[in-house]
RNA sequence: GGCCUCAUCGUCUAAUGGUUAGGACACUACGCUUUCAAUGUAGUAAUACGAGUUCGAUUCUCGUUGGGGCUA
Numbered sequence: 001g002g003c004c005u006c007a008u009c010g011u012c013u014a015a016u017g018g019u020u021a022g023g024a025c026a027c028u029a030c031g032c033u034u035u036c037a038a039u040g041u042a043g044u045a046a047u048a049c050g051a052g053u054u055c056g057a058u059u060c061u062c063g064u065u066g067g068g069g070c071u072a
Stems, first nucleotide, its partner, number of pairs: 001071007010025004018055001027043005048064005
């Protein structure tokens, strides 16, 4: 250089083109407790970036960036 593949809350992980983008852990608040732990309830928080297709894109296409792999 060429080709393949991956990128979603703080972390891990779901999501037939139509979901309020879900769950677990973590975090915060409250309840329980003399207190802590454990536990219960509630809450905060995400689609790498830029275009395109489409009535509608996390999903399809192209490019960029970054990670991984194969090859000369």